[in-house]
Molecule: transfer RNA
Organism: Armatimonadia bacterium
Formats: sequence, structure tokens, C1' cells
RNA sequence: GGGCCUGUAGCUCAGUUGGGAGAGCGCAUGAAUCGCACUCAUGAGGUCGGCGGUUCGAGCCCGCCCAGGUCCA
Repeated sequence: GGGCCUGUAGCUCAGUUGGGAGAGCGCAUGAAUCGCACUCAUGAGGUCGGCGGUUCGAGCCCGCCCAGGUCCA
């Protein structure tokens, strides 16, 4: 330098006709306990890597860039 894959909540990850942004764990509050853990209930938490484009509408399609992984040179 080139090919391919990955990037979504604090962490690990789902998300296929393009129209609802989600799960588990963690965190907060409450219940329960003498107290802690477990358990139960409720809740907070997201510029969907960045910029642009297509579209009535983009996490999803297209282009460029950034970061990580892998292969070739």
C1' cells in the first nucleotide's frame, strides 16, 4: 500500500421487507433481611465510530475517513 471482517447502553452482544432502538450483566431507588448476599418490583443510562449521499423515512443501502482484527505484498 491492497483485500476481507468488526464498530449499537459502563461491559458482552442481538437487531432482514428501510418505519418500535433492545437483551443479559452491571448501576440507582424501593421491597424482603437484625444486616449482607440471593430474589422481586421500578427506573436511569444511546450523537447506533465520524462526515456526506440516496430515500417520505437510514443502526440497516452507497461513498470517503477513523479505530481494531485478519490475510496478501